RNA sequence: GGCGCGUUAGUGUAAACGGUCAACAUGCUGCCCUUUCAAGGCGGAGACUACGGGUUCAAAUCCCGUACGCGCUA
Numbered sequence: 001g002g003c004g005c006g007u008u009a010g011u012g013u014a015a016a017c018g019g020u021c022a023a024c025a026u027g028c029u030g031c032c033c034u035u036u037c038a039a040g041g042c043g044g045a046g047a048c049u050a051c052g053g054g055u056u057c058a059a060a061u062c063c064c065g066u067a068c069g070c071g072c073u074a
Base pairs, nucleotide, nucleotide: 001073002072003071004070005069006068007067010026011025012024013023019057028044029043030042031041032040050066051065052064053063054062
């Protein structure tokens, strides 16, 4: 240099063929329970999906470019 894969809440992962509040676990936080803590129960906040364009009525998803990481290869 070429090719392939990956990038989504603090962390780890989902989200079949594009479809309407992007979900789950854990963490954080409020309340309940308890003499207190932990555990448990019921809630809440938190990602405009790496970045910039394009296609489409509609994009995390399809297309192009860029950045970063991993792998293969001359």
Predicted 3D model of a 74-nucleotide RNA (transfer RNA) from a Caulobacteraceae bacterium. Its Rfam family is "tRNA". The family's RNA type in Rfam is transfer RNA. The RNAcentral record of the sequence draws on ENA.